[in-house]
Context: one part of a larger RNA
RNA sequence: CGUAGGAAGUUUGACGGGGGCUGACCUUAGUACGAGAGGACCGGGUUGGACUCACCUCUGGUGAAUCGGUUGUUACGCCAGUAGCAUGGCCGAGUAGCUACGUGGGCAACAGAUAAGCGCUGAAAGCAUCUAAGUGCGAAACUGGCCUGAAGAUGAGACUUCCACAUAAGGGACGUUGUAGACGACGACGUUGAUAGGCUGCAAGUGUAAAGGUGGUGACAUCAAAGCUGAGCAGUACUAAUUGCCCAAUAG
Numbered sequence: 001c002g003u004a005g006g007a008a009g010u011u012u013g014a015c016g017g018g019g020g021c022u023g024a025c026c027u028u029a030g031u032a033c034g035a036g037a038g039g040a041c042c043g044g045g046u047u048g049g050a051c052u053c054a055c056c057u058c059u060g061g062u063g064a065a066u067c068g069g070u071u072g073u074u075a076c077g078c079c080a081g082u083a084g085c086a087u088g089g090c091c092g093a094g095u096a097g098c099u100a101c102g103u104g105g106g107c108a109a110c111a112g113a114u115a116a117g118c119g120c121u122g123a124a125a126g127c128a129u130c131u132a133a134g135u136g137c138g139a140a141a142c143u144g145g146c147c148u149g150a151a152g153a154u155g156a157g158a159c160u161u162c163c164a165c166a167u168a169a170g171g172g173a174c175g176u177u178g179u180a181g182a183c184g185a186c187g188a189c190g191u192u193g194a195u196a197g198g199c200u201g202c203a204a205g206u207g208u209a210a211a212g213g214u215g216g217u218g219a220c221a222u223c224a225a226a227g228c229u230g231a232g233c234a235g236u237a238c239u240a241a242u243u244g245c246c247c248a249a250u251a252g
Stems, first nucleotide, its partner, number of pairs: 001152001005163007015149004021049007033038001051106005059100004066093005071086006110144003117137004170247003174190005195240003198236005204229003212223004
């Protein structure tokens, strides 16, 4: 820009894309078959591998948020207590998130039409013949079925609802933002408000803060599950999302 008014939401599916893998074991059955040795088809069940999709409850990893321990040195006048730097100084843990080594699912069943092949009926050719007329089976291949894109499918589809003579329905911009994200885009929210921050509480992490008391000659222990943190989950208008602005509809 188009889809002959302007919108919001929900869709149909022409036509595309993906997927389609495979082992072992048990059973049928030591059956059929075979002198024996050996040893099935068909069918049923269980459990793996590879690949793939999703997820983070569990098990792990990471986790330059966080908590603790500790070495050297510098500073805060000194002690005590802290802070900076040294690969986050080093070390031990670790929530959310992200992840695999973790968890869950998938590969199909089934249907259609077939290939080679196997047939039925059956002439040409009194017989025979799956084929000439007719007709039935038959494969991971083909067409559906499963997942997915899709009406610029210009053949521009469908349904529901909204707006109506003056600006409207609606959208944008702006702001707070995240389940989204390079930027656009997408989603939530904007006082008729829990969108983010703060505050409060909790899950959770670390592991018992400082100061002081008590015990001990002292290291230390204890009062103390402490202190600090809390990307998660709630509650709460304290702060910021103010008022407003722009675009936006039919001729016949």

Predicted 3D model of a 252-nucleotide part of an RNA (large-subunit ribosomal RNA, domain VI) from a wastewater metagenome. It matches the Rfam family "Bacterial large subunit ribosomal RNA".